[in-house]
Context: one part of a larger RNA
Molecule: small-subunit ribosomal RNA, 5' domain
Organism: metagenome
RNA sequence: GAUUGAACGCUGGCGGCAUGCCUAACACAUGCAAGUUGAACGCGAAAGGGUUUCGGCCUGAGUAGAGUGGCGGACGGGUGAGUAAUGUGUGGGAAUCUGCCCUGCAGUGGGGGACAACCCGGGGAAACUCGGGCUAAUACCGCAUACGUCCUACGGGAGAAAGGGGGGUUUCGGCCUCUCGCUGCAGGAUGAGCCCACAUACGAUUAGCUAGUUGGUGGGGUAAUGGCCCACCAAGGCGACGAUCGGUAGCUGGUCUGAGAGGAUGAUCAGCCACACUGGGACUGAGACACGGCCCAGACUCCUACGGGAGGCAGCAGUGGGGAAUAUUGGACAAUGGGCGCAAGCCUGAUCCAGCAAUGCCGCGUGUGUGAAGAAGGCCUGCGGGUUGUAAAGCACUUUCAGUGGGGAAGAAAAGCCUGGAGCUAAUACCUCCGGGUCUUGACGUUACUCACAGAAGAAGCACCGGCUAACUCCGUGCCAGCAGCCGCGGUAAUACGGAGGGUGCAAGCGUUAAUC
Numbered sequence: 001g002a003u004u005g006a007a008c009g010c011u012g013g014c015g016g017c018a019u020g021c022c023u024a025a026c027a028c029a030u031g032c033a034a035g036u037u038g039a040a041c042g043c044g045a046a047a048g049g050g051u052u053u054c055g056g057c058c059u060g061a062g063u064a065g066a067g068u069g070g071c072g073g074a075c076g077g078g079u080g081a082g083u084a085a086u087g088u089g090u091g092g093g094a095a096u097c098u099g100c101c102c103u104g105c106a107g108u109g110g111g112g113g114a115c116a117a118c119c120c121g122g123g124g125a126a127a128c129u130c131g132g133g134c135u136a137a138u139a140c141c142g143c144a145u146a147c148g149u150c151c152u153a154c155g156g157g158a159g160a161a162a163g164g165g166g167g168g169u170u171u172c173g174g175c176c177u178c179u180c181g182c183u184g185c186a187g188g189a190u191g192a193g194c195c196c197a198c199a200u201a202c203g204a205u206u207a208g209c210u211a212g213u214u215g216g217u218g219g220g221g222u223a224a225u226g227g228c229c230c231a232c233c234a235a236g237g238c239g240a241c242g243a244u245c246g247g248u249a250g251c252u253g254g255u256c257u258g259a260g261a262g263g264a265u266g267a268u269c270a271g272c273c274a275c276a277c278u279g280g281g282a283c284u285g286a287g288a289c290a291c292g293g294c295c296c297a298g299a300c301u302c303c304u305a306c307g308g309g310a311g312g313c314a315g316c317a318g319u320g321g322g323g324a325a326u327a328u329u330g331g332a333c334a335a336u337g338g339g340c341g342c343a344a345g346c347c348u349g350a351u352c353c354a355g356c357a358a359u360g361c362c363g364c365g366u367g368u369g370u371g372a373a374g375a376a377g378g379c380c381u382g383c384g385g386g387u388u389g390u391a392a393a394g395c396a397c398u399u400u401c402a403g404u405g406g407g408g409a410a411g412a413a414a415a416g417c418c419u420g421g422a423g424c425u426a427a428u429a430c431c432u433c434c435g436g437g438u439c440u441u442g443a444c445g446u447u448a449c450u451c452a453c454a455g456a457a458g459a460a461g462c463a464c465c466g467g468c469u470a471a472c473u474c475c476g477u478g479c480c481a482g483c484a485g486c487c488g489c490g491g492u493a494a495u496a497c498g499g500a501g502g503g504u505g506c507a508a509g510c511g512u513u514a515a516u517c
Stems, first nucleotide, its partner, number of pairs: 001517004006513005013364006019357002021322001026320003030317003035071003040068002043065001048059004078275003087200007096192002101188008109143001111141002118133006149158003163180007202246002208238003213235008250272004254265004277298005300311004328354001330353003336350001337348004367397004377388004401458001403453005411444001416438008461506005466487003472501005482489002
C1' cells in the first nucleotide's frame, strides 16, 4: 500500500447493489417449513336456509371430513462435527442398477378370498389399543396366455397385467372410438453404485506396522467386482520414495495479495462429500440405512391418575446462553422452480420481495455567483500590524436529494371462453396441436420514472501537525501529569504532554485494534 463475513471509539443526509452467529455440531417456548389425488375406492356429516299434519322432508351435499390405495416425503433447505482418504480434483475403466421421461415390439382374458373406514363391545389418566361383525378398489392372491425374457442336465421348465374418464350407437347383452393408465421385453436419456492412476497440510522429540493380516481354491452375499463374509491351503503384505502413530483440517471452482513466481485462504455463489440430540440397526422403496420415518440403548427436557407416555430448529423467524460481534416470531405464491393432479387447482419460510445494520462497494447531496468597509469576534504581535478571510454579513440566482400533492411503465407468459385450420376417428362428437379474438391474474407498491409546489431552506465530521510524513504558534504543566508504530519527548520558554488559534489529509465517514499478502 492492498484486503476483510470484521469489532471498538467519535460522527452520521439520501439512494442503488451486495453481505450479515467466524464463538457453544450449546439448550430450545411458540408459529410455520410436504403434501397431493373424488378422472383408483368404499363411506359420509353439521351449522345455516326452506317447508311441515311438528313425526319428518327438501336443500346445504355426495360438500366438509376421516379411512383404503397411488405418487411424492431420497428433491428442495441447513450445518461443517467427523474425515489426511471408504473424501476431493483431473484422467481413465468394467463386473452394475435406474421411478417419472423418450423410441420400438407384444399384450391388457377369466376368477377368488380378505382388511381398514363403518357398526357393536372391552381396556387405559393419556398416548393409544384389543375382540366380534359388514364392505369397495388401479389394495392382495391364484388360473389362462408368453413376441421377446429367465433357468437348463438342451429333453424341458418358470414367469405378467388394472382399470378410470370423455364421445357415439344400442334389440340394454353389448359394440365402435379417443384419452389417461397397467404388464412383459429391447434401446436411449438422466441419475447413481464400484475399480484404477496421479495430485492433495504438519510432526521422526512417532521406526517399525499387520492374523482376515497378504495371496490362492471353493462357496455365501450384493444391482455389481472384491477377504465384503466364511471354510480350507500357503506365508505373505506395508515401510526412510516416511509405513504405523500423534495432533490439525471438509475438498474444489474460486477469493485476497503480488509485476510475476509464489504466499495466505476456502464467508456469500456453484460442484462434490459428510452429518441430522449421542451410539447402533434394519424396514419400505427405482432410489435411504432416511433432518421435520421406524426400532433399540443412552443423556437431557416435558406430561402423568405413578401403571405409563411424549420430544429432537446444523429448515424460516424467534428465545436463553456463549461472545468483541452478526438482523424480522414480516408479505406473497404475482414471477422462476418443485411435488401431486387430465385439468381447474392445492401445497411450497425453495424462491421473489419487504424490514433492520454506514458491514462493504458505487453514486449523489450538504448550495451557486458576486461581495474589501479586508466588519465584528477569536488568535498572534516586534503594538506598526498580521491572520482567520471572499470566509461571514449583504445582493442576485438555482432547487438535485429529502418533504407535500398529482400522473404512471415493465416484470404477465399462460390457463379459461368464442372461433378458423390440421391430426385422430365411422363421425361434422370427444381429445390433441397451430392461429385469431375476448376476458381476467402483481406480494413488491404510496414501485421505477415523471410533473407541479415552497424555501438556502432539512444535511460534516474524524484523525493528524518532532523525524520517518503533508501540516506551527501561544498558554498550562515542570522526568509530574502524560505521549509513543520506531527513533524517542517531559527535570521552568516543550512545534513531541493537555488546551486554544491556525494548518494538513481523508470525507458520510475518519481513526484504532485484529488478521493476510